[in-house]
RNA sequence: AGCGAUAAGGGCAAACCCGUCGAAAGGCGGGGGCGCAAAGCUACAGGGCCUUCCGGCGAAAGCCGAUGGCAGCCAGUUGCCGAAU
Numbered sequence: 001a002g003c004g005a006u007a008a009g010g011g012c013a014a015a016c017c018c019g020u021c022g023a024a025a026g027g028c029g030g031g032g033g034c035g036c037a038a039a040g041c042u043a044c045a046g047g048g049c050c051u052u053c054c055g056g057c058g059a060a061a062g063c064c065g066a067u068g069g070c071a072g073c074c075a076g077u078u079g080c081c082g083a084a085u
Base pairs, nucleotide, nucleotide: 003082004081011036012035016031017030018029019028020027021026034072040077041076042075046074047073048070049069050068052066054065055064056063057062
């Protein structure tokens, strides 16, 4: 450098429930634990997905723009441990 164990010490926390903020997506706190070796951090001007208190087009489905969000989709970046290879 790469790789990731039935290793050690630890860490995080999906769905769901309660409270709270939000128009929504979703955020935060508590419970919970499906999972995770980056489930740490980054949402400008990398891609992708979601939202509609908005604007345009359309008969409609929807498309485009704008707004806000998702890092547990990919990506970028930093990093603990050390069996096997």
Molecule: c-di-GMP-I-GGC riboswitch aptamer
Organism: Bacillota bacterium